The prediction has a mean pLDDT of 77.
A computed fold for a 129-nucleotide RNA from Kurthia senegalensis, annotated as FMN riboswitch aptamer (RFN element).
Lineage of the source: Bacteria > Bacilli > Caryophanales > Caryophanaceae > Kurthia.
Rfam family: FMN riboswitch aptamer (RFN element). Gene Ontology term of the family: FMN binding.
């Protein structure tokens, strides 16, 4: 670079109300991928050596995915003001605290059921040439 193989998303406990809700209220619970503050932790390794290997941002930038758009597709489009302290040269990323987000389709109104989907995937890991 070029192939192949595997992997590749998570969550409503308990409670009201009703004929009927994991959908409404009270409350609980969850965060895809690469990047960017580990110099930090854990672990192996050495015991004078300074090494390796794993781990940490839903809302900072990029990406998927779904969803608008198309006859199909590219290209665009598409959630969260995230805020305050604290350490620290350095953090929108770590500690503490508070706030906020979260596709379509069904169904009593859904980030969490159920289904498109045994689909797709951003990447990761490994073999081969």
């Nucleotide at each position: 670079c070029a192939u192949c193989u595997u992997c590749g998303g998570g969550g409503c406990a308990g409670g009201g109300u009703g004929u009927a809700a994991u959908u409404c209220c009270c409350g609980a619970c969850c965060g895809g991928c690469g990047g960017u503050a580990a110099a930090u932790a854990a672990g192996c390794g050495a015991u004078u050596a300074u090494g390796c290997u794993u781990a940490a941002a839903g809302c900072c930038c990029g990406c998927g995915a779904g969803c608008c758009g198309u006859a199909a597709a590219a290209c665009g489009c598409u959630g969260a003001u995230u805020c305050c302290a604290g350490u620290g040269u350095a953090a929108a990323u770590c500690u503490g605290g508070a706030g906020c987000c979260g596709a379509c389709a069904g169904u009593a109104u859904a980030g969490u059921c159920u289904g498109g989907a045994u689909g797709g995937g951003a990447g990761a890991a490994g073999g081969u040439g």